[in-house]
The prediction has a mean pLDDT of 81. The RNA shown here (transfer RNA) has 72 nucleotides and comes from Gaertneriomyces sp. JEL0708. RNAcentral holds the sequence, with entries from ENA. It matches the Rfam family "tRNA". It is annotated as a transfer RNA. Its family is annotated with triplet codon-amino acid adaptor activity in the Gene Ontology.

RNA sequence: GCUCCUUUCGUCUAAGGGUUAGGACGUUGCCCUUUCACGGCAAAAAUAUGAGUUCGAAUCUCAUAAGGAGUA
Numbered sequence: 001g002c003u004c005c006u007u008u009c010g011u012c013u014a015a016g017g018g019u020u021a022g023g024a025c026g027u028u029g030c031c032c033u034u035u036c037a038c039g040g041c042a043a044a045a046a047u048a049u050g051a052g053u054u055c056g057a058a059u060c061u062c063a064u065a066a067g068g069a070g071u072a
Base pairs, nucleotide, nucleotide: 001071002070003069004068005067006066007065010025011024012023013022018055027043028042029041030040031039048064049063050062051061052060
C1' cells in the first nucleotide's frame, strides 16, 4: 500500500428499517440504620464523525478517524 473486521451511557452488553435506544455493574439522591455496610425506591448518563438512500436509519450505502487481523 491493498483486503477484511470492530466502534452504542463511566464499564460490559441488547436492539430483524417504525422501541420513549433496553438491561447489568458503577455514580448520585432519598428511605432504612445510632453510623457504615446490606437492602428498597428514584434519577442522570450512549448510537465514533460527516454525507447519502428511504415517508422513516443505531440498523442499508459511501467517505473519514481510531483500534485489530491478513497479505507481498